[in-house]
Formats: sequence, structure tokens, C1' cells
RNA sequence: CAGGUUCUGGAAGCAAUCGCCGAAAGGAGGAAAGUCCGGGCUCCACAGGACAAUGGUGCUGGUUAACGGCCAGGAGCGGCAACGCUACGGAAAGUGCAGCAGAGAACAGACCGCCUACGGGCAAGGGUGAAACGGCAGUGUAAGAGACUACCGCCUGGACAGUGAUGGACAGGGCAUGGCAAACCCCACCAGGAGCAAGGCCAAGUAUGCAGUAGGCUUGUCCGGCUAUUACUGCGGGUAGGCUGCUUGAGCGGCAGGGUAACCUUCCGCCUAGAUAGAUGAUUGCAUAAACAGAACCCGGCUUAUCCAGGACCUGGUUU
RNA sequence: CGGGUAGUAGCGCAGGGGCUAGCGCACUUGGUUCGGGACCAAGGGGUCGGAGGUUCAAAUCCUCUCUGCCCGA
Repeated sequence: CAGGUUCUGGAAGCAAUCGCCGAAAGGAGGAAAGUCCGGGCUCCACAGGACAAUGGUGCUGGUUAACGGCCAGGAGCGGCAACGCUACGGAAAGUGCAGCAGAGAACAGACCGCCUACGGGCAAGGGUGAAACGGCAGUGUAAGAGACUACCGCCUGGACAGUGAUGGACAGGGCAUGGCAAACCCCACCAGGAGCAAGGCCAAGUAUGCAGUAGGCUUGUCCGGCUAUUACUGCGGGUAGGCUGCUUGAGCGGCAGGGUAACCUUCCGCCUAGAUAGAUGAUUGCAUAAACAGAACCCGGCUUAUCCAGGACCUGGUUU
Repeated sequence: CGGGUAGUAGCGCAGGGGCUAGCGCACUUGGUUCGGGACCAAGGGGUCGGAGGUUCAAAUCCUCUCUGCCCGA
């Protein structure tokens, strides 16, 4: 210098003029966004619990109000590396799927080929495919083959280390048990439903309008009939105003302590939008502020969009 | 603000893992007709809204994202 990886900070400030919301003080975000998860809150359902169905999550341990988030660890994969990614339980419980090509695609099989005593034997090599029933080297043989041997892989076993996922060895087995569960499914765990246009109060207005159910009346009883003003459901009609919920909260900042970390705890300090057709803006100057974007019940995350600045590390080249 | 649903040829729709994605109308060419329509025959046009993943293989399964439509005081 070029390319890359990763972490962190900020998203403006001041002055003048003119505005907007608000009684005043004060007055958008890191994502206020997508609504993808989780919770608070409210109403409905519900004695409590269990099971089924449906949906979700899925290595291990922790963290939290909770989570599909986060942290740490294990295993696998990608990258020369810094580093990153993972829907990562089960395919010897069962069912299912694999087009075309190919001899054969899950009960293996034999086109070319190899050998032959021409009866047959074989699966090394070729070829097909995403995938061909352990790999590779040797022994062996008519040719061959885990038929046998070493190494690697796989499987089984009991110990050892670790909370655990798992790990490195040891002994045994000659290979049996190929892939797909973001196919059904099995296993473990989690979940009642709806949402602030939830819900509560006041005012105004309106159709005790229609249909139905429970109930009531009639009756000795059932059917039937009447009623339905009490309770409820559906349809239809009216209203389109105000108050509340509404912002002090799992809140923010700092010191210290515990913990590898996420996170937790003591103490001190701070108050930080609350509209309801919806405020938070515009112009000029300071050499200069650009991008994505704009609260609507509130929090914790994730994801997506986007501008500027800085640190650390890796790879390659050049110079000293 | 909250909830739901859809995106496949110019238009309206099928297809819900397998070979080159179909159907109707429309379009193009030819035939038929004196000419037009209708009819007959042949043909063109799609990377299934976009990006990434799972799988041997994705319009189809999963995740993110964009756009349209519907409902709720």
C1' cells in the first nucleotide's frame, strides 16, 4: 500500500428569525421498522390436576420475569489465516421417497470384463449416477474376494477424565447397521384464547326491530300452543363526542463486590415525549452533518435498512 | 395501531419435491371466405415477487424480505 476479519463509539451542537404539541418543565430512534419470538397488563374461558389433539422447540451446562434470545463449552463444516457458521435428538420402533441414466438403487446385482476342466466361478478393473453394500497396501488364488494381515474408518464392551455434551487410550468383532425426519413419525420439553380499535367510566343518540335458546304460563304427563319484560346468542338499526387505560419502569447512570462470561447484588445519584387526524419543523451562519428513517399500551430480544469515525488482528506485496 | 390472506405467460387460474411447469382467453403465421368474424392447423411467450438455506433434485419445504388485497372502535 492492497485485500480481509473482528470489536467499539456516535447519529449532532451553538446562535438568530419564523412556527408545532404541552398548564409548565420539556419534546423521536438505533433501528421508533418488520410484527418474527418472549413477557407484563386487560377481558373471556377455567375448582385443581392429568391425558388427547394441534402448534412450537431440539448437542451440553448456565443466565433470565420469560424466550426460538444471550453466555461458556463440546462436536461437525467453511477459510491459507485472523475468524466465522450450524433446524446439531432418533434412520438396528414403524411407514414412505429416490425421476433420468445404469447390469444392479436397498431382500443387492452382472452389461463390458477376469478365469475356466465350458458345467460354471468371480466382482479386482471399466462404465452409469447425487449415491453402487468399508478405504488403502500386502498375502493369497485358475481368476478373485475381509478369505487372511497391518494401518485408517465403523461397531461392541467395561474402566478412566469431565456436572455434562464428550474425549483420549485399552480389549474385542472381519463389517453386520447406506441417504432423506426444513417426509410422515418416535422421544424429551413448552404452550388455554384474544388483544389498548384490550378493558373501565360519562354524555348524547337509538328500534322493548326481527329470529332463536334457557326460563315462565297452559296441561295429570309428553307433544303442541302462548310469552320471552329476566338471562343469553345471532342479525339489523343508531352514535363516530369526552375522560381513563398513558407512561416511574424487570428504568437509566456511576463506584464497589461476585462470576471465565451472559448476568447478579449493596450503596449513591437522576426523572427522560405522551399526541388522538395525530406535535417534535423550516431558513441562515459557524470552511462541515450526510444516510436509513419518524413514537401511538409498555418492556426483553431477534431480523432487516443505513451514514460517519476509531482500535486490534490476519494474508500478500514494496521499501528500509 | 392490531389481525389475516395472496403473489405462477399480457389477463384469469391449475400444479403442494422428479425428466422440457400446464389450461382457457389474448398474440403470431398459415388455411378457409369475395372480405371480416367464427372455425381448423402450427407456433412464440415464464428463469414461478426477491435473497439465502435444506435435499442428489425446490414453483413446491424452511428463514428473511418486498408488494397487493381483506377484516377489526